[in-house]
Context: one part of a larger RNA
RNA sequence: GGACGAACGCUGGCGGCAGGCCUAACACAUGCAAGUCGAACGGGAAGCUAUCUUCGGAUAGUGGAGAGUGGCGCACGGGUGAGUAACGCGUGGGUAUCUGCCUCGAAGUGGGGGACAACCGCUGGAAACGGCGGCUAAUACCGCAUACGCCCUUAGGGGGAAAGCUUUAUGCGCUUCGAGAUGAACCCGCGUUGGAUUAGCUUGUUGGUGAGGUAACGGCUCACCAAGGCACCGAUCCAUAGCUGGUCUGAGAGGAUGAUCAGCCACACUGGGACUGAGACACGGCCCAGACUCCUACGGGAGGCAGCAGUGGGGAAUAUUGGACAAUGGGCGCAAGCCUGAUCCAGCCAUGCCGCGUGAAUGAAGAAGGCCUUAGGGUUGUAAAGUUCUUUCAACGGUGACGAUGAUGACGGUAGCCGUAGAAGAAGCCCCGGCUAACUCCGUGCCAGCAGCCGCGGUAAUACGGAGGGGGCAAGCGUUGUUC
Numbered sequence: 001g002g003a004c005g006a007a008c009g010c011u012g013g014c015g016g017c018a019g020g021c022c023u024a025a026c027a028c029a030u031g032c033a034a035g036u037c038g039a040a041c042g043g044g045a046a047g048c049u050a051u052c053u054u055c056g057g058a059u060a061g062u063g064g065a066g067a068g069u070g071g072c073g074c075a076c077g078g079g080u081g082a083g084u085a086a087c088g089c090g091u092g093g094g095u096a097u098c099u100g101c102c103u104c105g106a107a108g109u110g111g112g113g114g115a116c117a118a119c120c121g122c123u124g125g126a127a128a129c130g131g132c133g134g135c136u137a138a139u140a141c142c143g144c145a146u147a148c149g150c151c152c153u154u155a156g157g158g159g160g161a162a163a164g165c166u167u168u169a170u171g172c173g174c175u176u177c178g179a180g181a182u183g184a185a186c187c188c189g190c191g192u193u194g195g196a197u198u199a200g201c202u203u204g205u206u207g208g209u210g211a212g213g214u215a216a217c218g219g220c221u222c223a224c225c226a227a228g229g230c231a232c233c234g235a236u237c238c239a240u241a242g243c244u245g246g247u248c249u250g251a252g253a254g255g256a257u258g259a260u261c262a263g264c265c266a267c268a269c270u271g272g273g274a275c276u277g278a279g280a281c282a283c284g285g286c287c288c289a290g291a292c293u294c295c296u297a298c299g300g301g302a303g304g305c306a307g308c309a310g311u312g313g314g315g316a317a318u319a320u321u322g323g324a325c326a327a328u329g330g331g332c333g334c335a336a337g338c339c340u341g342a343u344c345c346a347g348c349c350a351u352g353c354c355g356c357g358u359g360a361a362u363g364a365a366g367a368a369g370g371c372c373u374u375a376g377g378g379u380u381g382u383a384a385a386g387u388u389c390u391u392u393c394a395a396c397g398g399u400g401a402c403g404a405u406g407a408u409g410a411c412g413g414u415a416g417c418c419g420u421a422g423a424a425g426a427a428g429c430c431c432c433g434g435c436u437a438a439c440u441c442c443g444u445g446c447c448a449g450c451a452g453c454c455g456c457g458g459u460a461a462u463a464c465g466g467a468g469g470g471g472g473c474a475a476g477c478g479u480u481g482u483u484c
Base pairs, nucleotide, nucleotide: 001484002483003482004481006480007479008478009477010476013356014355015354016353017352018351019349020348021314026312027311028310030309031308032307035072036071037070040069041068047062048061049060050059051058052057079267080266081265088192089191090190091189092188093187094186095185097184098183102180103179104178105177106176107175108174109173110144112142113141119134120133121132122131123130124129150159151158152157164172165171193239194238195237200230201229202228205227206226207225208224209223210222211221212220242264243263244262245261246257247256248255249254269290270289271288272287273286292303293302294301295300320346322345323344324343328342329340330339331338332337359389360388361387362386369380370379371378372377393425395420396419397418398417399416403411428473429472430471431470432469433454434453435452439468440467441466442465443464449456450455
C1' cells in the first nucleotide's frame, strides 16, 4: 500500500448493485416450508330443486366436502460443515453393473378367482390409538392361458406378463424384449496440512480354494488352507481440516484463504438398524436404545428449525414471526388447476462497491467577530453579507411502464416522464515533533496525559489539554483484528 461476511468510536443527505450468526452441529414457543390425481376405485356430507308430510321429516334428482383403497411424488428442491487426511475431493482412465419418468424399435394386452379398507354393528382406552364381527370396488392382490425376442439348462427341456379408464380419439395408460438418453455404482494412476518429543503396525490381517451375498467386481461375509501384507520414498499414532472452480495479495514465482455463486462429498437431537422403492439405509418416514422437553386419569403417550421467519442463550457482531406464485423452475393432473418460505419481490443495516448532492457567478468598506502582534499591522478571507442566477437529489401535484408472444403483474401507483415552490431539507472525521502533508498562543509543570517506532512532559512543550490557523480524506473518517 492492498484486501475483509468484519467489529468499535464519532458522524450521517439520496440512489443503484451486492452482502448480512465467522461464536453454541446450543435449546427451541408459534405459523408456514410436499403434495396431487374423481380420466384407477367403492362410498358419499352440507347446500340446491321437485314431490309427499303426522311439520319431526321422508323420497327422488342435482351436487360434490372431508375421509378411505390405489397411483405418482415425497431420494428433487432448501439447510449446515459436525465428522472425514479418505479414491472424500481434483484430474485422467477403466467396467464386472443398475437406471422410474423421457425417446426410438419389435411383440402383446385372452380368460378367471379370493380378499381388505372405507361403511355398518358391538366394544377397549384419559389420550395417542385400537379390538371383534359383517358387507364391498378397483389400474390393489393371486392363479390359468399365450411367449418373436427374454432367463436357466444336463442342450432333452424347464421358467416367466399384462389393466383398464373415458368426454371415442392420431386420447391417456398397461406387459415383455432390444437400443438410446439421463442419472447412479464400483475400480485404478497421479495430486491433496503439521508433528519422529509418534518407529514399528496388522489376524479377516495378506493371499488361495469353495460357498454365500450384491445391480455388480471384491475378505464384502463365511468354512478350510498357506503365512503373509504395510513401513524412514514415513506405515501406525496424535493434532488440525469438508474438497474444488475460485477469492485476496504479488511484476511474477509464491503466500494466504475456501463467506456469497457453482460442482462434488458428508450430516439431519446422539448411536444403531433395516423396510418401501427405479433410486434412501431417507432433514419435515419407520423401529430400537440414550439424553432432553412436553401431556397424562400414572396405565401410557408426544416431539426433533444444520428449511423460511421468529425466541432464549452464547458473542465484539450479523436482518422481517412481510407479499406473491405475476415471471423462472419443480411435483401431481388429459386438462382446468392445486401445491411450492425453491424462486421472484418488498422490509431492516453506510456492511461493501459505484454514482450524485449539500449550490453557481459576482462581490474589498479587505465589514463585524475570533486569533496572533514588534500595537504599525497580519490572518481567518471572496470567506460572509449584498447582487444576479440555477433546481440535480429530496419534497409536493399529475401521468405512468418494460418485465406478458393471447389471458394473468406480487413488485407498484414503483421506475420513468411532465409540472410547482424555494438556496431552499443535506458535513463530518482524523491529523499537524521526525518517519509524514500541515504552527502559533494559552493552560499544565516528569503532574495530568500522549505514544505505531524513535520518544514527548521536571515553568516559554510546534509531541499533553484548549483555542485560532493549517493539512488529509469525505457520507464517511479514524481505531482494532486478520491476511498478502

The part of an RNA shown here (small-subunit ribosomal RNA, 5' domain) has 484 nucleotides and comes from an Alphaproteobacteria bacterium. The sequence was found in a public genome assembly. It matches the Rfam family "Bacterial small subunit ribosomal RNA". The coordinates come from a structure-prediction model, not an experiment, and the mean pLDDT is 89.